[in-house]
Molecule: small-subunit ribosomal RNA
Organism: Parcubacteria group bacterium
RNA sequence: AGAGUUUGAUCCUAGCUCAGGAUGAACGCUGGCGACGUGGAUAAGGCAUGCAAGUCGAGUGGGUUUAGACCCACGGCAAACGAGGUAGUAAUACACAGGUACACACCCUAAAGUCGGGCAUAACCAGUCGAAAGAUUGGAUAAUUCCCGAUGGUCUCGCAAGAGUAAAGAUUUAUCGCUUUAGGAGGGGCCUGUGGGGUAUCAGCUAGUUGGUAGUGUAAAGGACUACCAAGGCUAUGACGCCUAGGGGAGGUGAGAGCCUGACCCCCACCGAUGGUACUGAGAUACGGACCAUACACCUACGGGUGGCCGCAGUCGAGAAUCUUCCGCAAUGGACGAAAGUCUGACGGAGCGACGUCGCGUGAUUGAUGAAGUCCUUCGGGACGUAAAGAUCUUUUGUGAGGGAAAAAGUUUAUUGAUUGUACCUCAAGAAUAAGGGGUUGCUAAACUCGUGCCAGCAGCAGCGGUAAUACGAGUACCCCAAGCGUUAUCCGGAAUUAUUGGGCGUAAAGGGUGUGUAGGUGGUUGUGUUAGUCUUUUGUUAAAGCUCCGGGCUUAACCCGGAACACGCGAAAGAAACGGCACUGACUCGAGAGUGCGAGAGGUAUAUGGAACUCAUGGUGUAGGGGUGAAAUCCGUUGAUAUCAUGGGGAACACCAAAUGCGAAGGCAAUAUACUGGCGUAUUUCUGACACUGAAACACGAAAGCGUGGGUAGCGAAUGGGAUUAGAUACCCCAGUAGUCCACGCCCUAAACGAUGUUCUCUAGCUUCUCGGAGUAUCGACCCUCUGGGAGGCACAGCUAACGCGUUAAGAGAACCGCCUGGGUAGUACGGCCGCAAGGCUAAAACUCAAAGGAAUAGACGGGGACUUGCACAAGCGGAGGAUCAUGUGGUUUAAUUCGAUGUCAAACGAAGAACCUUACCCGGGUUUGAAACCUAGUUGAAUCCCAGAGGAAACUUUGGGAGUCUCACAAGGACAAUUAGGCAGGUGAUGCAUGGCCGUCGUCAGUUCGUGGUUUGAAUUGUUCCCUUAAGUGGGGUAACGAACGCAACCCUCGUUGCCUGUUACAAGUGUCAGGCGAGACAGCCCCGCCCAGUGCGCACGAAGCAGAUGCUUCGCGAACAUUGGGCGGGGAGGAAGGCGAGGAUGACGCCAGGUCAGCAUGUCCCUUUGAUAUCCGGGGCUACACACGUGAUACAAUGGCUACUACAACAGGUCGCGACGGAGAGAUCCUGAGCUAAUCCUUAUAAAAGUAGCCCCAGUUCGGAUUGGAGUCUGCAACUCGACUCCAUGAAGCCGGAUUCGCUAGUAAUCGCAGGUCAGCUAUACUGCGGUGAAUACGUUCUCAAGUCUUGUACUCACCGCCCGUCAAGUCAAGGGAGCUGGUAGUACCCGAAGUCCAUCUUUGAUGGCCUAAGGUAAGAUCAGUGACAGGGACUAAGUCGUAACAAGGCACGGGUAGCGGAAGCUGUUCGUG
Repeated sequence: AGAGUUUGAUCCUAGCUCAGGAUGAACGCUGGCGACGUGGAUAAGGCAUGCAAGUCGAGUGGGUUUAGACCCACGGCAAACGAGGUAGUAAUACACAGGUACACACCCUAAAGUCGGGCAUAACCAGUCGAAAGAUUGGAUAAUUCCCGAUGGUCUCGCAAGAGUAAAGAUUUAUCGCUUUAGGAGGGGCCUGUGGGGUAUCAGCUAGUUGGUAGUGUAAAGGACUACCAAGGCUAUGACGCCUAGGGGAGGUGAGAGCCUGACCCCCACCGAUGGUACUGAGAUACGGACCAUACACCUACGGGUGGCCGCAGUCGAGAAUCUUCCGCAAUGGACGAAAGUCUGACGGAGCGACGUCGCGUGAUUGAUGAAGUCCUUCGGGACGUAAAGAUCUUUUGUGAGGGAAAAAGUUUAUUGAUUGUACCUCAAGAAUAAGGGGUUGCUAAACUCGUGCCAGCAGCAGCGGUAAUACGAGUACCCCAAGCGUUAUCCGGAAUUAUUGGGCGUAAAGGGUGUGUAGGUGGUUGUGUUAGUCUUUUGUUAAAGCUCCGGGCUUAACCCGGAACACGCGAAAGAAACGGCACUGACUCGAGAGUGCGAGAGGUAUAUGGAACUCAUGGUGUAGGGGUGAAAUCCGUUGAUAUCAUGGGGAACACCAAAUGCGAAGGCAAUAUACUGGCGUAUUUCUGACACUGAAACACGAAAGCGUGGGUAGCGAAUGGGAUUAGAUACCCCAGUAGUCCACGCCCUAAACGAUGUUCUCUAGCUUCUCGGAGUAUCGACCCUCUGGGAGGCACAGCUAACGCGUUAAGAGAACCGCCUGGGUAGUACGGCCGCAAGGCUAAAACUCAAAGGAAUAGACGGGGACUUGCACAAGCGGAGGAUCAUGUGGUUUAAUUCGAUGUCAAACGAAGAACCUUACCCGGGUUUGAAACCUAGUUGAAUCCCAGAGGAAACUUUGGGAGUCUCACAAGGACAAUUAGGCAGGUGAUGCAUGGCCGUCGUCAGUUCGUGGUUUGAAUUGUUCCCUUAAGUGGGGUAACGAACGCAACCCUCGUUGCCUGUUACAAGUGUCAGGCGAGACAGCCCCGCCCAGUGCGCACGAAGCAGAUGCUUCGCGAACAUUGGGCGGGGAGGAAGGCGAGGAUGACGCCAGGUCAGCAUGUCCCUUUGAUAUCCGGGGCUACACACGUGAUACAAUGGCUACUACAACAGGUCGCGACGGAGAGAUCCUGAGCUAAUCCUUAUAAAAGUAGCCCCAGUUCGGAUUGGAGUCUGCAACUCGACUCCAUGAAGCCGGAUUCGCUAGUAAUCGCAGGUCAGCUAUACUGCGGUGAAUACGUUCUCAAGUCUUGUACUCACCGCCCGUCAAGUCAAGGGAGCUGGUAGUACCCGAAGUCCAUCUUUGAUGGCCUAAGGUAAGAUCAGUGACAGGGACUAAGUCGUAACAAGGCACGGGUAGCGGAAGCUGUUCGUG
């Protein structure tokens, strides 16, 4: 000292959270020792038991006793201290500073006195009553008990004279007492000032109230109390009320200012079960005294009594939670006493609790084989780790033994230690007795493996977990602290997040709607005087302890002791006079105001007048429509509309002028005239002489809507009715239309009342426009020009700002005053109060909930935003699809199975370049289990290997028998190979394409996508890549804070077209070179002409600036028209050329997008199946070929540009030895027989290519079109054509006559049309696919529209990016708060009743009784206030993927929003006025 968190990213604002310190703490895990502290914070709830206040025989009487002595009572002193608690108390308290109308026991100092009498009474004795507590009667008695008298310097009263007022003794002497007076000390009483909580949703309070007089009362002032008189007193500087609370020294934190707290220790106050009251006394309204009342508890013989732990221990209760029924008066202190001494739960100590602070320890040195073990691993190794073991030492602590203090000062002497055999010292044994907690995603120091699989769980915040989790759980390792470590709660800090130090208010929260103006705050120049503010000095006080510094004592430290310093503040005294205040109502004129002259203006109020438009009425002309819309309809019109003319009536608003104009405080103000009236500007410098500024409260004004009363009502127009639109349409559009809009009077008082910018004053570069004045030059005058004031705008420097932007009209630099803000939602809501006729307005929260909400700017994406451009995208054309039949694929359905995948574009003749078995993955059934196939190791057997036969079986397979064969090697062993057994292991078309590789599709062959350096910006980013021209192209050129570069484009590659050269087998009859192959050439940026654009150069004239000269000149610079020329780009034309403007086609696919497709082509992570029968594998059969239906892709057609028959022509690509197969023959044909030639420019497929051509028939029909379907007979392939092949022949002859909405392809050798070949393949379901050649068109005006793409720009609340985001009702659940018929309780009062004890007063029958005043408690009544609870109803918040719509964000599809009013399931809609956000 900061950090995390809003975003795709950025800056800002703002909240939330964290890191630090602290505690009388509690909880969790753990726990060795000591010292010093500390420990009932909740129920001021209830308490058993013991103790906590007595003492004096040197005041007195008595009882008991052998005596010491003890006990009872009277009397004296103490018991008002000490100890405890914090309930009450916001001031009768406290702190600080002052004051005096006061008295004071014990103590100190001084002085004086202490004389004479007397009456009682307790204990005791004797009775009585009572259970007890106790009470009562009679009798006797003493004193330092009480009473009377004397004296009296003092004191009291009184003018004086004078009157009144005290005492106690004890003792053997000292002496101790007693009384009075004066003084002191000390502690008190009372009074005053200042200070310190919350709340204004508490604004008025007060009758003893405020004062006076006279009394009473007190130690003492005083309405403290009483009587009488007066009507005062307090309050916005917060009275009164309510809530909370003991105050201070101090404690915590903080750099400080502050904020929070009031444990322990000290001072003060208050309290003693609750409430009241007095007595005694120096002192009490008395914790361990009294009386009364109340509640509670206890005893009881039921009649009556007793009690008060908020003393020390202890107990119950409640609580998260707080100790021993300990020892001692040895020390310190207190009471009594002459003293010894007694008492002392004050105190001194010990005990319990890691509750806190401090200190110590749990060992030290050495020790590498880097042991074992565990974990990780890239399998090599690495980590725990010198750690352990082992070796050598030490003994703090603990244990045992021995010794052993100080604390003791005093007291006449003797003597006296609770703690304690403690601290400390010595010795001994022995590493021996002693380590955990939290964390490891970031913040925040420290990571790996396994398990789990949005589950279990974690979490302070962000967040983690959906099969590879460094975030959950475990293990290992590591990090932090350590006898503790974490968690929770609370406080301060960080938080400049309440901002005095030290914040803000245009858009983030925040300027009051505007003015006038009271209190208050602030205030021009100058003089004199003064000094409550201010400043300086001195002094008193601010208790001690604490904090800070220094020094010292416990072994150290914490702790303790001593000294010093600090000390805000308050009081007193002296001084100063700059600032401020006050006075002189001193002086001045620049602030402010007044006067005079002039001026502008939609400023206000009232009255009158005017024209245009509209509408209504009447009349004329005139006829079938009008009106309205995207299109319509409702509506009006033949009873005459609309249109048009004339006349008359009515109400509202004022075109042009008109503008970024003007005026007004704001709202607002617009025809014209008149009357009345407010403000402003300027000139002059005539007057006043600081009269000023701001401004809570108050008052006034305040758009529209709305309200009341009375008018008025043309148009418009909420509501409402109707017509449309729509899925619906309570809307948008249309036709009507009420309130309203208008006037008068009275209310309401709110707006996006906005410049989202308070008022006033001063200062700080400029340029320019508009408007209202004035002055000057000039002019006849005006305009123009220059200067100077006021107002309203646009740019822009400095400066400011998060940025946008503001910028002399500040959001800049300063001053004064006011208002307002402090996360979002709840909410401008509830409750309360004030106002209002109402609607409602003003004031204004909380519970709960979220971690964001928000501002500005950036890059994208998107828009039913814009501009530009492109594309067979549209248009122009040609031919198709969609209708029919069939083929094929898909969906669906069916099935034992119809294996799987692909599903808008980018699936659907796709994987599949070919399912009868096989394929095959699916189904049924039958088999096998180290397996059908592979590898390794070990064992056994045999060369390997091959063939045949039998039985069972559908086959696989099982089983039996036989034969052939005899490797290398002399033999054996070994090797190779095969079979088999066992062990490793195989196998999987099982899952995950959302774990992957590879490959592919798509945008798209679209022209884009980026980088380095530099520049700009706080930054994300931007510039470059934008702009202009151009291109198919980010292609090229120009310009340019950019300069270069990369991946794409183009080119390089292949094919075709032209040609040179070379080669020539097979091609041709030969020569040759048509032909084939190879190497080359050729075209492009080349040549010519024209036009346009850009840039440069030259010449040149015009203008501007500067200089020179002085008269229209010269020089320089700048700028531009025309001309010439150069370069570049583009367009048009031409020449040459086979080819001309990229010659045609192919291959080639940027950064990326779609979690696109593929785990079933292959590879591959993980998971799953497989020790007795499987998801592996073998076999037979079936299925993938099903069929009410729907879709896609094709084939064939519907015919005459055709069909059929006959004849005649012309190709190219490609394939062939398990092959192509000629010629010949057979057959009607498919085909068969034979088999030449060919491993191919040679032979074959291949033949007759087909369309075409020639000739003939058909004559517009369901046909000589069309060929589906079906029957029969065959051929071929193959182990096998039933499910389920192709082909041939004969027969049969279906639908179909050109195809709805809609939709597809194609721009030239293209479309269309015609045939041929190939791959796969035994065969084929190929009409598919891949190629080949033949014939061979039409059209493109153009870019408005559809689709797609690109660039720039704009808006955005989107960024998972519009398949986005998001609003409200309703339905379900949970939560908190408010309302609520009521019900219950508390609190403080008011009125009345009753009234204990007791003081006081009165009376009397006077050790007392009665009565009265006051009064606690109690009762009654009506309210107030605060809580609890409450049927019910309403809103709010949060929840899973619910329902209905689509309101907002893009022009969000009707721009949105503010105020107001009406309406509607809901968002909302509509009217009216305002804002632009």